[in-house]
RNA sequence: GGUUUAUACAGAAAGGGGGAGAGACAGGCUCGAUGAACCCUUAGCAACUUUCCAUUUAGUGGAAUAAGUGCUAACCUGCCUAGUAGUAGGAACUAUAAAUG
Numbered sequence: 001g002g003u004u005u006a007u008a009c010a011g012a013a014a015g016g017g018g019g020a021g022a023g024a025c026a027g028g029c030u031c032g033a034u035g036a037a038c039c040c041u042u043a044g045c046a047a048c049u050u051u052c053c054a055u056u057u058a059g060u061g062g063a064a065u066a067a068g069u070g071c072u073a074a075c076c077u078g079c080c081u082a083g084u085a086g087u088a089g090g091a092a093c094u095a096u097a098a099a100u101g
Stems, first nucleotide, its partner, number of pairs: 002100007013042005021031003025078004043072003048068002050064006079090004
C1' cells in the first nucleotide's frame, strides 16, 4: 500500500530546536516572522485495542488508564436524492483504529 468493519459529536499545550510554510486534495475561508511544516521533551485529551465488573447466544452496559496506537487552532463547499431556499438524508474521498492476505 490492498480488503473488511467501526468512528470522524465532543475533548485536550507548554518548553527547546527549526526557519516558511500550513489547515489531506480542488475552490473558498483561515492560521503563520507576536515564528508555519518538521524533530525532541514534558503534560494533557480520548477510549479503537486492552484490563476489571455486571449481564449475556451474539452482544450490551458501567468503570479504569498500566501497555499498543491516535489526537491536543476553527471551518464551508465538492457527487447523488428531496426541496424555491435555508436545510435534511445518503455516497465518495480522506484520516484513525482493529482484523486480515
This is a predicted structure of a 101-nucleotide RNA (SAM riboswitch aptamer (S box leader)) from Larkinella rosea. Lineage of the source: Bacteria > Cytophagia > Cytophagales > Spirosomataceae > Larkinella.